[in-house]
Molecule: c-di-AMP riboswitch aptamer (ydaO/yuaA leader)
Organism: Terriglobia bacterium
RNA sequence: AGAUCCGUGCCGCCUAAAUCCGCCGAUGGCGGAUGUGGGGGAACCCAAGAAGAGGGGUGAAUCCCCGGCCCUUGAGCCGGGGUAGAGUACUUUCAAGCUCGAACCCGUCAGCUAACCCCGCCGGCGUUUAGGGUUCCUGGG
Numbered sequence: 001a002g003a004u005c006c007g008u009g010c011c012g013c014c015u016a017a018a019u020c021c022g023c024c025g026a027u028g029g030c031g032g033a034u035g036u037g038g039g040g041g042a043a044c045c046c047a048a049g050a051a052g053a054g055g056g057g058u059g060a061a062u063c064c065c066c067g068g069c070c071c072u073u074g075a076g077c078c079g080g081g082g083u084a085g086a087g088u089a090c091u092u093u094c095a096a097g098c099u100c101g102a103a104c105c106c107g108u109c110a111g112c113u114a115a116c117c118c119c120g121c122c123g124g125c126g127u128u129u130a131g132g133g134u135u136c137c138u139g140g141g
Base pairs, nucleotide, nucleotide: 002135003134004133005132006131009128011126012125013124014123018034019033020032021031022030023029024028035121036120037119038118039117040116045111054109055106056105057104058103063082064081065080066079067078068077069076070074085100086099087098088097
């Protein structure tokens, strides 16, 4: 000096997932304020029946069909095919195709909803760059 990989900080992007302050045993943790996303919760309005392996919430993740499992028949589990819906394509919108179509919580209870109350603020990517790893080349000792 080149190639390649990692990557602090700044800036920017997606997202509610941000900004600021205080404390402590400090690359972090805890607490607070503002903002932001979501839930609960009157009147009025809506609804008003019945039923229950019920019902509800976050989320795109819902519904239908087929098959199977059980000392356990229920706040059940497993497999397959579709599907509401979501993501992606880089100026924006649309888009074939492709991918996803989960998981968790409440606990028999929740329509809307002022006051009021509760919970969350993760994660991922890009440009530039301090620094570092690997490899190769050249020069000097």